[in-house]
The RNA shown here (SAM riboswitch aptamer (S box leader)) has 105 nucleotides and comes from a soil metagenome.

RNA sequence: UCUUAUCCAGAGGGGUGGAGGGACCGGCCCGUCGAAACCCCAGCAACCACCAAACAAUGACUGUUUGGCAGGUGCUAAAUCCGGCAGAUGACCUGGAAGAUGAGG
Numbered sequence: 001u002c003u004u005a006u007c008c009a010g011a012g013g014g015g016u017g018g019a020g021g022g023a024c025c026g027g028c029c030c031g032u033c034g035a036a037a038c039c040c041c042a043g044c045a046a047c048c049a050c051c052a053a054a055c056a057a058u059g060a061c062u063g064u065u066u067g068g069c070a071g072g073u074g075c076u077a078a079a080u081c082c083g084g085c086a087g088a089u090g091a092c093c094u095g096g097a098a099g100a101u102g103a104g105g
Stems, first nucleotide, its partner, number of pairs: 001105007012041005020030003024084004042076003047072002050068007080098001085095003
């Protein structure tokens, strides 16, 4: 950088640190009752891996669904905090963009 899936659910304490943080812009928030970052412990979830069953096709590798598990990631203020572009408009409307995360290239 490309493809694809998901993003209104869920889950925080401690230590170091010492002023920022919520991607960007506008808002609105969080923060010396301690921000970012790093470390420790705990937790959430179930994308991938792994296990089992059923089904489908095949000579075979396999695929789909369901359940389990928690090894690899991820995450633990607010819907991805809200909006941004287009359509509709009574709007927690619909679609898109951007972003985040997983898997693959």